[in-house]
RNA sequence: GCCCUCGUAGCUCAGGUGGAUAGAGCGACGGUUUCCUAAACCGUAGGCCGCAGGUUCGAGUCCUGCCGGGGGUG
Numbered sequence: 001g002c003c004c005u006c007g008u009a010g011c012u013c014a015g016g017u018g019g020a021u022a023g024a025g026c027g028a029c030g031g032u033u034u035c036c037u038a039a040a041c042c043g044u045a046g047g048c049c050g051c052a053g054g055u056u057c058g059a060g061u062c063c064u065g066c067c068g069g070g071g072g073u074g
Stems, first nucleotide, its partner, number of pairs: 001073007010026004019057001028044005050066005
């Protein structure tokens, strides 16, 4: 240099056949319970999905470029 793959919440990931308000677990915060802590249970907040364009009535999802991680190859 070329090829493949990944980038979504603080962390680990799902969603990849375009369609209703973007989800789960863990974590954080509040509450119930307890003498206190932990555990358990209930609730709350937190993301415009790596960045910039394009296609479309509609994009996390499709296309292009770039950036970053991982792998392969001369």
The prediction has a mean pLDDT of 82. Predicted 3D model of a 74-nucleotide RNA (transfer RNA) from a Planctomycetaceae bacterium. Rfam family: tRNA. Rfam classes the family as a transfer RNA. The same sequence occurs in records of 2 taxa.